Context: one part of a larger RNA
This record gives sequence, structure tokens and C1' cells, in this order.
RNA sequence: CUGGGCGUAAAGGGUGCGUAGGCGGCUAGGCAAGUCGGUUGUGAAAGACCCGGGCUUAACCUGGGGGGUGCAGCCGAAACUGCAGAGCUUGAGUGCAGGAGAGGGAAGCGGAAUUCCUAGUGUAGCGGUGAAAUGCGUAGAUAUUAGGAGGAACACCAGUGGCGAAGGCGGCUUUCUGGACUGUAACUGACGCUGAGGCACGAAAGCGUGGGGAGCGAACAGGAUUAGAUACCCUGGUAGUCCACGCGGUAAACGAUGGAUACUAGGUGUAGGUGCCGAUUUGGCAUCUGUGCCGGAGCAAACGCAAUAAGUAUCCCGCCUGGGGAGUACGGCCGCAAGGUUGAAACUC
Repeated sequence: CUGGGCGUAAAGGGUGCGUAGGCGGCUAGGCAAGUCGGUUGUGAAAGACCCGGGCUUAACCUGGGGGGUGCAGCCGAAACUGCAGAGCUUGAGUGCAGGAGAGGGAAGCGGAAUUCCUAGUGUAGCGGUGAAAUGCGUAGAUAUUAGGAGGAACACCAGUGGCGAAGGCGGCUUUCUGGACUGUAACUGACGCUGAGGCACGAAAGCGUGGGGAGCGAACAGGAUUAGAUACCCUGGUAGUCCACGCGGUAAACGAUGGAUACUAGGUGUAGGUGCCGAUUUGGCAUCUGUGCCGGAGCAAACGCAAUAAGUAUCCCGCCUGGGGAGUACGGCCGCAAGGUUGAAACUC
């Protein structure tokens, strides 16, 4: 002197709960393991370093000295870490009083619309496209009226609105149930933070068994387009989409931003509470929690972030180390399979 990073350059685990571990609030005293000071012993000789000596010099040989991060014993210190005990209430949790919410599970109910069936009216077209055709229709379609069946999704309200750890959650009612927030300050008294393994949850597609099947619709068939058209467009249409139970465990699982705590100019919306003031209603001020926009310092390669930080700090976990080969091979573990997870190298630029 140096002692890197992870929004977009490589890099935050999809999310939570939690084991070990790591880290941990305030007060006073105790112990002395860590820590610090002193002292004694040891730290062989040779080598290295310093001052000398001997071979003409050097290499080489040799005398003396210092040092030797370390270890052990003893004496001492008690600020910090630690240990055991005592106490505290601000962290954390409980109680009590409230209001908000598409949070989750189950059951029931509702209307609009599409499709199909039956019947009536009615007649030659309907449908579809850039234009057409396949298709449907005189065995009466389309249109329209009435009745019925069935499945799926819940218009308006609806909002950078709300809730949830994430995935995600939206008609109405009942029932069971989780969490957050506000007020109060009665109770516990550090019970906390993080979290390798582990366990649980985890969109869509997919898989197994059984149901269901209106619309939509991979595959598939036909019609168009085209040089071709295994597509885009059109007419059909099977898995699937839906339900129950089980499996799978992945996503641009995104805020491409892990969690916790504290601190750091402002302005303006919005959602849920509370207090005070003023009150005919509208209101004003303050405060807590969530969620947006703008912007200063600071940060940043820039873009931008900016109290919901990508700022200033501390603690814990995960991850990165040139591109390709490759998220591949091999092996392990998991899975019914599809595959998932862990995860290289040769070679090459």
C1' cells in the first nucleotide's frame, strides 16, 4: 500500500417455518476462559542478522552479541468478549378494546352470455375474409319467440385500490380458520436476529385413477395464402382447460433488488386506524401502519436509486470469478414417466 462484488455487466436461493451454528439490549457487583501488563523457564548447536578475527581477497572457517512472532509456570489488571447468579423495560411476546381486507378451507345459492335439445313464427340464404373457399342450410338453416339441459367464468363496482411469505386471491350467503394494523400499557422479562442441513408451501404445462366436458383449443383434417407454407388467416377438432384424490417442483417464480435493526433534507397523492381543535355538513393539525409519484445530499460505469435506498453502518444466510463446450456428460439422490437436483473435463476462442 492492498484487503472485490451480486437492479441492468458473472452473481439473491421461488417462498416461508425452523435445527445446529454465527451474532445479540440496559444496570450494578462477582469470576478470570479469551484479552492486556510484569516476571521466570524454555525457545539446542549449526544457519540467518550485527560487530570482530584467520587463510594475499572471496567463497570458506571462526569468536562475541542481539533477536527469536511461540509455549509453559507464577504475580497482577478487569474496560471489552465470555461464564454463573441478581435486577430492569426500551427489543420481543401476551392480555384487553376496536375497525379494514378478492387471505385460506368447505357447503349452498344467483343472474347475464355462449352452445345444444324441443316447439312456434318465417324463407333462402347463413357464416367467414384483405379477397375467398372449405363449412352450415329447402331433411327448413341464419334471424326471432317460448320452454328445457349442461358446463365454465363472474360484466358494472374496479382504483400504480386491498389481502397474502411467495405462488397467488375478484358474483352473493353461511360456516370453520390464519395473519397484519390501531389504541391501551395490565402481564412476561432479552424470551431476540439470521439460519448450513431439514420440513412445508409452490403459476402454467405435464403425469396417475375416477368423474365432467358449454366455450376455447396443442395435435390432427380441410380451405386459403405462397415459389414452397409442415405457419401467420378461415372452417372443423382430440388431449387439455373444470372437479376429487395423489404425483411432479419448474418459470422473465421479476422490484431481474435475500432477511433483520438503527440513522439520514423536502414536496405531493392514496388505503386502514387513532388523538386534539373547530363544528350545520364539508374541515384543520398531529400521529402510526401500508402503498405510489417527484426530488436533495449521498451513492452509481452510466441508466438511475433516493426513509418502500441501489445512501450511512452492524449481524447472519445464499451466490459470482472470461466466452463456447454446458446447465451437457458421468456418478449420487428424487420421480410412474416426462424429467428435476447436484454438476465437471477434454477441446476451442